[in-house]
RNA sequence: GAAGCUGGCCAGGCAGCCGCUGCGCAUCUUCCGGUGCGGAGAGGAAAGUCCGGGCUCCACAGGGUAGGGUGACGGCUAACGGCCGUCCGCCGUGAGGCGAGGAACAGGGCCACAGAGAACAGACCGCCGAUGGCCCGGAUCCGCGGCGUGCAAGCGCCGUAAGGUUCCCUUGAAAAAGGCAGGGUCCGUGGAUCAGGCAAGGGUGAAACGGUGCGGUAAGAGCGCACCGCGUCCGCGGCAACGCGUACGGCACGGCAACCUCCACCCGGAGCAACACCGAAUAGGCAAGCGAUGACGCGACCCGCCGAGCUUGCGGGUAGGUGGCUUGAGCCUUGAAGCAAUUCAGGGCCUAGAGGAAUGGCUGCCCACGACAGAACCCGGCUUAUCGGCCAGCUUCUCCU
Numbered sequence: 001g002a003a004g005c006u007g008g009c010c011a012g013g014c015a016g017c018c019g020c021u022g023c024g025c026a027u028c029u030u031c032c033g034g035u036g037c038g039g040a041g042a043g044g045a046a047a048g049u050c051c052g053g054g055c056u057c058c059a060c061a062g063g064g065u066a067g068g069g070u071g072a073c074g075g076c077u078a079a080c081g082g083c084c085g086u087c088c089g090c091c092g093u094g095a096g097g098c099g100a101g102g103a104a105c106a107g108g109g110c111c112a113c114a115g116a117g118a119a120c121a122g123a124c125c126g127c128c129g130a131u132g133g134c135c136c137g138g139a140u141c142c143g144c145g146g147c148g149u150g151c152a153a154g155c156g157c158c159g160u161a162a163g164g165u166u167c168c169c170u171u172g173a174a175a176a177a178g179g180c181a182g183g184g185u186c187c188g189u190g191g192a193u194c195a196g197g198c199a200a201g202g203g204u205g206a207a208a209c210g211g212u213g214c215g216g217u218a219a220g221a222g223c224g225c226a227c228c229g230c231g232u233c234c235g236c237g238g239c240a241a242c243g244c245g246u247a248c249g250g251c252a253c254g255g256c257a258a259c260c261u262c263c264a265c266c267c268g269g270a271g272c273a274a275c276a277c278c279g280a281a282u283a284g285g286c287a288a289g290c291g292a293u294g295a296c297g298c299g300a301c302c303c304g305c306c307g308a309g310c311u312u313g314c315g316g317g318u319a320g321g322u323g324g325c326u327u328g329a330g331c332c333u334u335g336a337a338g339c340a341a342u343u344c345a346g347g348g349c350c351u352a353g354a355g356g357a358a359u360g361g362c363u364g365c366c367c368a369c370g371a372c373a374g375a376a377c378c379c380g381g382c383u384u385a386u387c388g389g390c391c392a393g394c395u396u397c398u399c400c401u
Stems, first nucleotide, its partner, number of pairs: 001397010012366007020041002023038006043372001047383002050381005055271004067267005072086005087101001088099004102262002107260002109256003124202002126198003131195003134191002136188007143160007168179004210228006229251001230249003234245004275323004285314006294306001296304002330349008367370001
């Protein structure tokens, strides 16, 4: 210098004027409220509402079932599916990144397509064809035939091929098959034809029943051996996951649990339109009193009881209002413990709180010309969106000294 990795930070700035919503003070007003001054007023994600907690109400003896969730190990936390550290696997030259990462001999289920074969496997191409046949070639022996020679026995040479309808022979119930001059033995860098052997190589697949090499073999094969992998035992290190080492085992135990399932742990439900308080008008309710020339009791009177209506009081709910509402697992800073997440201690600070819902508009100047996006009870996370810029640590390559 170039290319990257990780972590953190900023999110146009300044000034003036006019507005909007709370707060404090002063002042005016019976109240509602008005005026003036001062000060505050969106985010790193306020978003998605995915996870966890606070808070509120309801339910609740305890335990279990159902249902849902989480899942290496250790730690942090109010809690978590979050975070930190470590382990293992994969990716990257590396800094680093990614991983729902328990159990597959508790049981069930699945493994599409392709492929010969997909789980106590398989033989398509291929290799071999040792062994037993077949075919070919050669040698030799016995037999047979022919020719020559010989009185004969014998000897020498050559051939032993093709066919076989009927008849003949053998087997058979028949159909039919075989035979009828050939047969035996041995040999072959023979053929690769049948049986057979193999799983090395090719090929299929996400996955093919350990890998590489040497030996071995007809060809091969953990068949044997060495190394690696795997499994088991033991030892050592580590809190643990796990790692390292020795010995043994010839390889058994394919994959999927984001299929059911098993194991361990966690989870009561609803949510600020929660919930609490104040509380009209109208209608209806309850109680007390009055209650006609009224109804009933033999009923005209007295008495009892009912009674439209009237008066007073009470209580519930609605509209509306108030609280919940922002002092909080808060922020800044210093120190201590810890690798870190985090925790503890000291000091300092108060930083939106609306309720049809404020946070805006105009002007001027400057620059790198400005992205995604707007609080609604609060907090911790995750995920998603985002113009650009800055800082720190680290990695790889190149150049110079």
Molecule: Bacterial RNase P class A
Organism: Pseudomonadota bacterium